[in-house]
Context: one part of a larger RNA
RNA sequence: UGACGGGGACCCGCACAAGCGGUGGAGCAUGUGGUUUAAUUCGAAGCAACGCGAAGAACCUUACCUGAUCUUGACAUCCCGAUGACCGCUUCGUAAUGGAAGCUUUUCUUCGGAACAUCGGUGACAGGUGGUGCAUGGUUGUCGUCAGCUCGUGUCGUGAGAUGUUGGGUUAAGUCCCGCAACGAGCGCAACCCCUAUCUUCAGUAGCCAGCAUUUAGGAUGGGCACUCUGGAGAGACUGCCAGGGAUAACCUGGAGGAAGGUGGGGAUGACGUCAAAUCAUCAUGCCCCUUAUGACCAGGGCUACACACGUGCUACAAUGGCGUAAACAAAGAGAAGCGAACCUGCGAGGGCAAGCAAAUCUCAAAAAUAACGUCUCAGUUCGGAUUGUAGUCUGCAACUCGACUACAUGAAGCUGGAAUCGCUAGUAAUCGCAGAUCAGAAUGCUGCGGUGAAUACGUUCCCGGGUCUGUACA
Numbered sequence: 001u002g003a004c005g006g007g008g009a010c011c012c013g014c015a016c017a018a019g020c021g022g023u024g025g026a027g028c029a030u031g032u033g034g035u036u037u038a039a040u041u042c043g044a045a046g047c048a049a050c051g052c053g054a055a056g057a058a059c060c061u062u063a064c065c066u067g068a069u070c071u072u073g074a075c076a077u078c079c080c081g082a083u084g085a086c087c088g089c090u091u092c093g094u095a096a097u098g099g100a101a102g103c104u105u106u107u108c109u110u111c112g113g114a115a116c117a118u119c120g121g122u123g124a125c126a127g128g129u130g131g132u133g134c135a136u137g138g139u140u141g142u143c144g145u146c147a148g149c150u151c152g153u154g155u156c157g158u159g160a161g162a163u164g165u166u167g168g169g170u171u172a173a174g175u176c177c178c179g180c181a182a183c184g185a186g187c188g189c190a191a192c193c194c195c196u197a198u199c200u201u202c203a204g205u206a207g208c209c210a211g212c213a214u215u216u217a218g219g220a221u222g223g224g225c226a227c228u229c230u231g232g233a234g235a236g237a238c239u240g241c242c243a244g245g246g247a248u249a250a251c252c253u254g255g256a257g258g259a260a261g262g263u264g265g266g267g268a269u270g271a272c273g274u275c276a277a278a279u280c281a282u283c284a285u286g287c288c289c290c291u292u293a294u295g296a297c298c299a300g301g302g303c304u305a306c307a308c309a310c311g312u313g314c315u316a317c318a319a320u321g322g323c324g325u326a327a328a329c330a331a332a333g334a335g336a337a338g339c340g341a342a343c344c345u346g347c348g349a350g351g352g353c354a355a356g357c358a359a360a361u362c363u364c365a366a367a368a369a370u371a372a373c374g375u376c377u378c379a380g381u382u383c384g385g386a387u388u389g390u391a392g393u394c395u396g397c398a399a400c401u402c403g404a405c406u407a408c409a410u411g412a413a414g415c416u417g418g419a420a421u422c423g424c425u426a427g428u429a430a431u432c433g434c435a436g437a438u439c440a441g442a443a444u445g446c447u448g449c450g451g452u453g454a455a456u457a458c459g460u461u462c463c464c465g466g467g468u469c470u471g472u473a474c475a
Base pairs, nucleotide, nucleotide: 001475002474007470008469009468010467011466012465013464015460016459019424020423021422022421023420026315027314028313029312030311031310032309033308034306035305042053043052064301065300066299067298069296070295073125077124078123079121080120081119082118083117084116088103089102090101091100092099106115107114108113127290128289130288131287132286136284137283138279139278140277141275143273148187149186150185151184152183153182154163155162156161167178168177169176193267194266195265196264198235199234200233201232202231203230204229207225212222213221214220238261241255242254243253244252245251317417321376322375323374324373325372327370333364334363335362338357339356343352344351345350383414388409389408390407391406392405393404394403430452431451432450433449434448435447436446
């Protein structure tokens, strides 16, 4: 100087405690291990792998397997030769790519040739999702949004180093104040940025009958920007004011005013470094390896297997509920190879016709929990919906392996879950639906959006993680 302790002191965090809801038991979805397989492609591995890469495996994707085919190659540059094309169309053939035949068919020119394209040849080369993340760049995770990590000059020490950064207070904070052989500075903290909560102003192709008129009673029309809203510009919060405490300081406690009060709430933002952490399969790249194959292409299969084990979820086990009837209230989004109204049709998934809309104008679009009324009366049930049968719909060359959805029938386990374990402190948990990306089709996943809306926190003894100081066996 560090690291470490079942040493000490102080402090913090949904770390414990106090509460609420879960997981662990059931069925299913999904990922992983294992096993199986011709192949079940590869990677990720305590926290920080396991609904992870994958924002979407029927073909394609696709990297794997089987079989068929090609060898200057599917892709790039250069050289030589031939042709005048290439594209397109037709026929034969194959499981399919490949293959065979026919038709059609360039430009410029000094007439030497040139340009371009195709085919053939030669080798230089192409190509590799082959290896090494322990050769690397870049990117990312994690400790951790924790409050730390350092430097210059000076001083002290033989030196490694120390001091500053320790101390007394205080803070979310190495935040600030005071003191001090230190004085300053940098990266972090905070602020500056975005969203949100209030108001003003400017502007009105959505909103308003607010006030007037018309009215088919629909802001539909005239008319108007007052309000709502939208989107530009500003204001506003700063411990600014008051009282008390405190060292008269920093600051703390309470109060006033205020839409908001002491960081108002949320996001983006991640210091020096740690883990030879992850990624050579995003990409780039050194070295090694393959080169009639470890490259390329096509068909089919596989990634979807299934005695089992684990993770993450969804649906339930019911009456704070299920079902039926008829009513109400969002936000944020998406739309042209698109969203698709109304109408007709079908029990339905859908289908037919087709208006409008590149969208504050039209469409998706019905919000659902909720409230009202009725019914069921505690049961494996009018709970629960797995599984299976039949008949269908849609997408798409194509739903057998292997899609989603619909109708009818079927009606499994499951009566609240052992040891253990997870999340959450407020518009949060819990619960309810809506949208989007990917996408032809295919979410219980993911990312957003709003609706309803709690309980509890005495406190820091203990568990876990972290920070500061200190003593010491260790290096």
Predicted 3D model of a 475-nucleotide part of an RNA (small-subunit ribosomal RNA, 3' major domain) from an uncultured bacterium. The coordinates come from a structure-prediction model, not an experiment, and the mean pLDDT is 81. Rfam family: Bacterial small subunit ribosomal RNA.